[in-house]
RNA sequence: GGGGGUAUAGCUUAGGUGGUAGAGCGUAACCUUUGCAAGGUUAAAGUCAGCGGUUCGAGUCCGCUUACCUCCA
Numbered sequence: 001g002g003g004g005g006u007a008u009a010g011c012u013u014a015g016g017u018g019g020u021a022g023a024g025c026g027u028a029a030c031c032u033u034u035g036c037a038a039g040g041u042u043a044a045a046g047u048c049a050g051c052g053g054u055u056c057g058a059g060u061c062c063g064c065u066u067a068c069c070u071c072c073a
Stems, first nucleotide, its partner, number of pairs: 001072007010025004019056001027043005049065005
């Protein structure tokens, strides 16, 4: 330098043929206990890596950029 892949909550990740952004763990509050652990209920936490394009509508499709992984030279 060229090809391919990955990027979504604090962590691990799902997201079908473009149409309300989800789960587990963790965190906080409350309930249960004399207390702890465990359990239950509720809640918070997302610029879907960034910029642009297509579309009535983009996490999803297209282009470029960045970071990481991998192959070739």